[in-house]
Molecule: c-di-GMP-I riboswitch aptamer
Organism: Candidatus Dormiibacterota bacterium
RNA sequence: ACCUGAAAAGGGCAACCCCAUCGCGAGAUGGGCACGCAAAGUCACGGGUCUCACUGAGACAGCCGAGCUACCCAA
Numbered sequence: 001a002c003c004u005g006a007a008a009a010g011g012g013c014a015a016c017c018c019c020a021u022c023g024c025g026a027g028a029u030g031g032g033c034a035c036g037c038a039a040a041g042u043c044a045c046g047g048g049u050c051u052c053a054c055u056g057a058g059a060c061a062g063c064c065g066a067g068c069u070a071c072c073c074a075a
Base pairs, nucleotide, nucleotide: 004074005073012037013036017032018031019030020029021028022027035062041068042067045065046064047063048060049059050058051057052056
């Protein structure tokens, strides 16, 4: 340096459900909780799923890929 995530430590994220707010809706944001996650960080580029006021406009990154970025440690 690369690969990997076995161990250790310090931390990180937060499904479902409940409450509040926003949205026609899929859903989003905040709080509580803790099912899980080593990229469950980011990005709608490809596929996919979903919604609606359906010549169209949107949602989902915790569905799978691609791109970009990244903490600690060393069997």